[in-house]
RNA sequence: GCUUGUUCUCAGGGCAGGGUGAAAAUCCCGACCGGCGGUAUCCCCUCUUGAUGGAGGGGGAGCCCGCGAGCGCCCGGGGGCGGUAACGCCCACGGGGUCAGCAGACCCGGUGAAAUGCCGGGGCCGACGGUUACAGUCCGGAUGGAAGAGGAUGAGC
Repeated sequence: GCUUGUUCUCAGGGCAGGGUGAAAAUCCCGACCGGCGGUAUCCCCUCUUGAUGGAGGGGGAGCCCGCGAGCGCCCGGGGGCGGUAACGCCCACGGGGUCAGCAGACCCGGUGAAAUGCCGGGGCCGACGGUUACAGUCCGGAUGGAAGAGGAUGAGC
């Protein structure tokens, strides 16, 4: 250094100000936010070269490629309701996991060999349940789970 076992820690942000109204952080004007890995023409550091440059390391995309939580789906036992029964419907819980879904969203100009990533401009997107009125931003499941990141320790090569 590579592969691998065990274990620990960490792992999400945001409606100011105003309008209408009995009531809105939910509507309207406006404001604000951007998980994880990859990609890299941009930025930083170190080494190196006479120099252009080269090598190594770090950072860098909400809408490019993937992933994650949630819902749905499937499986399990449990409870409730209906039914003579077979069975049907509903509820919370536990598990599974990507086959299909909810489920997402970017263009124009510039530079350049090369950019949906850089620079400039203008756009767009955002689970489920709840709520005196419709929620990316409030409350809740969640002191949960998790993509992953880092550390400790053991084994093999």
Predicted 3D model of a 157-nucleotide RNA (FMN riboswitch aptamer (RFN element)) from Nitrospirillum amazonense. The coordinates come from a structure-prediction model, not an experiment, and the mean pLDDT is 78. Of the family's consensus pairs, 100% are formed in the model. It was read from a public genome assembly, where an Rfam model found it.